[in-house]
RNA sequence: GGUCCCAUCGUCUAGUGGCCUAGGACACCACCCUCUCACGGUGGAGACACGGGUUCGACUCCCGUUGGGACUA
Numbered sequence: 001g002g003u004c005c006c007a008u009c010g011u012c013u014a015g016u017g018g019c020c021u022a023g024g025a026c027a028c029c030a031c032c033c034u035c036u037c038a039c040g041g042u043g044g045a046g047a048c049a050c051g052g053g054u055u056c057g058a059c060u061c062c063c064g065u066u067g068g069g070a071c072u073a
Base pairs, nucleotide, nucleotide: 001072002071003070004069005068006067007066010026011025012024013023018056028044029043030042031041032040049065050064051063052062053061
């Protein structure tokens, strides 16, 4: 250089065009529980890498950029 794959809350992940207005686990915050901490319970905040395009409608499809990875020369 060429071909291909991946990118979603702090971390790990679900989602295969509309029905879930993006869900779960751990972590974090508040409250309850406890003499206190831990455990446990209830609630809360928190994400679609970036820019275009297609479509009535995009996390999802297409193109490009950025980052990561595999194979190959």